[in-house]
Context: one part of a larger RNA
RNA sequence: UCCAGCGAGUUGCGUGGUGCGAGCGAGGUUAAGGGGGAAGUAGACCCCGGAGCCGCAGCGAAAGCGAGUCUGAACAGGGCGUUCAGUUCGUAUCAGCAGACUCGAAGCCAGGUGAUCUAACCCUGUCCAGGGUGAAGCCGCCCUAACCGGCGGUGGAGGCCCGGAGUGUUGAACGUUGAAAAGUUCCUACAUGAGGUGGGGUUAGGGGUGAAAGGCCAAUCGAACCUGGUGAUAGCUAGUUCUCCCCGAAAUAUCUAUAGGGAUAGCGUCGUAUGUUGAACCGCGGGGGUAGAGCACUGAAUGACGUAGGCUGGGCGACCCCUGGUCCGAAAUCAAUCAAACUCCGAAUACCGCGGCGUACCGUACGGCAGUCAGUUCGUGAGGGAAAAGCUUCACGUGCAAGAGAGGAACAGCUCAGACCAUCGGUCUAGGCCCCAAAAUGCAUGCUGAGUGGCAAAGGAUGUGGGUCCACACAAACAGCCAGGAGGUUGGCUUAGAAGCAGCCACCCUUUGAAGAGUGCGUAACAGCUCACUGGUCGAGCGGAUCCGCGCCGAAAAUGACACGGGGCUAAGCAUGCUGCCGCAGCCGUGGAUCUCCGGGACAAGUCCCGGGGGUGGUAGGGGAGCGUUCCCGGGGCGUCGAAGGCAUACCGCAAGGAGUGCUGGAGCGCCGGGAAGAGAGGAUGCUGGA
Numbered sequence: 001u002c003c004a005g006c007g008a009g010u011u012g013c014g015u016g017g018u019g020c021g022a023g024c025g026a027g028g029u030u031a032a033g034g035g036g037g038a039a040g041u042a043g044a045c046c047c048c049g050g051a052g053c054c055g056c057a058g059c060g061a062a063a064g065c066g067a068g069u070c071u072g073a074a075c076a077g078g079g080c081g082u083u084c085a086g087u088u089c090g091u092a093u094c095a096g097c098a099g100a101c102u103c104g105a106a107g108c109c110a111g112g113u114g115a116u117c118u119a120a121c122c123c124u125g126u127c128c129a130g131g132g133u134g135a136a137g138c139c140g141c142c143c144u145a146a147c148c149g150g151c152g153g154u155g156g157a158g159g160c161c162c163g164g165a166g167u168g169u170u171g172a173a174c175g176u177u178g179a180a181a182a183g184u185u186c187c188u189a190c191a192u193g194a195g196g197u198g199g200g201g202u203u204a205g206g207g208g209u210g211a212a213a214g215g216c217c218a219a220u221c222g223a224a225c226c227u228g229g230u231g232a233u234a235g236c237u238a239g240u241u242c243u244c245c246c247c248g249a250a251a252u253a254u255c256u257a258u259a260g261g262g263a264u265a266g267c268g269u270c271g272u273a274u275g276u277u278g279a280a281c282c283g284c285g286g287g288g289g290u291a292g293a294g295c296a297c298u299g300a301a302u303g304a305c306g307u308a309g310g311c312u313g314g315g316c317g318a319c320c321c322c323u324g325g326u327c328c329g330a331a332a333u334c335a336a337u338c339a340a341a342c343u344c345c346g347a348a349u350a351c352c353g354c355g356g357c358g359u360a361c362c363g364u365a366c367g368g369c370a371g372u373c374a375g376u377u378c379g380u381g382a383g384g385g386a387a388a389a390g391c392u393u394c395a396c397g398u399g400c401a402a403g404a405g406a407g408g409a410a411c412a413g414c415u416c417a418g419a420c421c422a423u424c425g426g427u428c429u430a431g432g433c434c435c436c437a438a439a440a441u442g443c444a445u446g447c448u449g450a451g452u453g454g455c456a457a458a459g460g461a462u463g464u465g466g467g468u469c470c471a472c473a474c475a476a477a478c479a480g481c482c483a484g485g486a487g488g489u490u491g492g493c494u495u496a497g498a499a500g501c502a503g504c505c506a507c508c509c510u511u512u513g514a515a516g517a518g519u520g521c522g523u524a525a526c527a528g529c530u531c532a533c534u535g536g537u538c539g540a541g542c543g544g545a546u547c548c549g550c551g552c553c554g555a556a557a558a559u560g561a562c563a564c565g566g567g568g569c570u571a572a573g574c575a576u577g578c579u580g581c582c583g584c585a586g587c588c589g590u591g592g593a594u595c596u597c598c599g600g601g602a603c604a605a606g607u608c609c610c611g612g613g614g615g616u617g618g619u620a621g622g623g624g625a626g627c628g629u630u631c632c633c634g635g636g637g638c639g640u641c642g643a644a645g646g647c648a649u650a651c652c653g654c655a656a657g658g659a660g661u662g663c664u665g666g667a668g669c670g671c672c673g674g675g676a677a678g679a680g681a682g683g684a685u686g687c688u689g690g691a
Base pairs, nucleotide, nucleotide: 001691002690003689004688005687006686011098012097013096015095016094017093018092019091020090021089022088023087024086027054028053029052033048034047035046036045058065059064068080069079070078071077101239102238104236108229109228110227111226112225113224119203120202121201122200123199124198125197126196127195128193130162131161132160133158137154138153139152140151141150142149166190167189168188171186172185173184174183205221207217208216209215242626243625244624245623246622247621252265253264254263255262256261266372267371268369269368270367271366272365273364274363275362281356282355283354284353285352286351292345293343294342298339299338300337302335303334304333309328310327311325312324313323314322315321375400376399378397379396380395381394382393383392384391405416406415407414420592421591422590423589425588426587427586431582432581433580434567435566436565440579442578443577444576445575446574447573453569459553460552463550464549465548466547467546468545469544470543472541480537481536482535483534484533486510487509488508491505492504493503516531520529521528593616594615595614596613597612598611599610600609601608602607603606627680629677630676631675632674633673634672635671637669638668645664646663647662648661649660651658652657
């Protein structure tokens, strides 16, 4: 991993609610217990048993009163009553109490079992090759007055040294489904001591023992193990077994030691009752202060004006005072603006009311049963954030959730569109029509040359197409070429110099077809070149501004081209117009199934048939109808002329499932009506067995 078997909403109650069924009914009903009851035990069943319970009257705290009563001074008002049939059993469902759908803790407590491992201690034994060092003491000699001291010898101390046995384990490698649930190899520590070790004993679980690491106490220790309480508890995770039909949510509000849990409401479903209009639409009537707009208020804010005032100069040395200033400058005024917490104004929508129209669309009340309380994308209006986020918090709407199909290359939330079933029929949506790949290598007119198309900004540019405006131009423009570009004058100042051309000031006059007190280069300063400006030559457009279309640059990312889905495309790109076609589970056609409403018909309630209208995506969940398994009761059958089971199979049923036949098998088993459940398996790291 697979296969087989097993495996999860059960049962009880002197409990309660509701639905359905049945009995009796102003009543209903017995409980314990007793009697009867099969050959025996026991039971079904029958009879007795009225204790008790519910109902028939309520109100009040109560005394109590009573269709009333309480409050109250009240014959007032008000509160609760006075109308409405119950009760017992069965059954379905839900709740309560019980383990209460199943499996799952870590744990807590009690009583016991453990020191053959290990820790410490006690008793009693035992073990430590060899070598080295050479303490005290002692002896001798020397020294000394004597000590002290020195030397030699002897001696043999030490948690001394080296190193076996033994004991330990520093580092590394190997080993890591190992040779081993802690080892092997090499290196390494101690090795007469706080040493090692045998045998026997002692200490026990909130306890021991511990040269202390929460270490160790039998491969288990921040509280051992075994059994019990025990089916501990688990607001958590997982799992929860046949079919079809109808409807179909929520991820919100409030409260919560509450936040991944609950309760109540909201939203779903089922039942009963009820509404002639409630949904949608149309008409009429309302209130409002949003969008927008505005500046009349409240504030903000720019410019003008320049009063009061400030600043400053002078008269004046100083105060006061007078006078001047191209400075600043309230309030007011003028102009132009801004505002969620401004409003002289003010929509569209939405909301409310009334009327109309509206046959199942929409509600309301009561009752049974839920689920939901992690939501999410997109569009729009807002707050937070950075006018960030696949961000976050609201609001309105859509989808997904719980929605398949087509498109979008792929892609829950985008676009189109809501799948009852069948169909080798038709038509269209979004989107497409060169090939992959269904349908145009379609038509017309333009644009693009960048593979732009097939990512991107500020910004940049004689790209290119189109429009508008301005200037100049056959009295000759623009560009080129030829020629002129002068005089006062080297303007004045400055300066070493300053001559058009360092700088400052001024910027005139003359000659002229024209020529600046000079556009740039240049010189130390001049010179020189050049421009403006003018004439000639040439002969038709030229210069600028602006708007629009499509392009260009700006443009760097990590494995290979990979920023059209690919091929490939100069259209098979872009724009506008036109025609045709393809294209979904949409819609239509044909046939069928089922639900529901209306009408009709048949038989006895209720079911069935026919016609017409409308439905039939679906998670949590509500409701309905069925299939199958085992056993029991009753009925009626089958079976050695072959039961159950197995293998095969083209039949029947919407399905769960059910037959028939053949082979196998070799002794039991269907069917009909009813009843009862250990009643359906693929999942639970499920359990047991097997492969």

This is a predicted structure of a 691-nucleotide part of an RNA (large-subunit ribosomal RNA, domain II) from a bovine gut metagenome.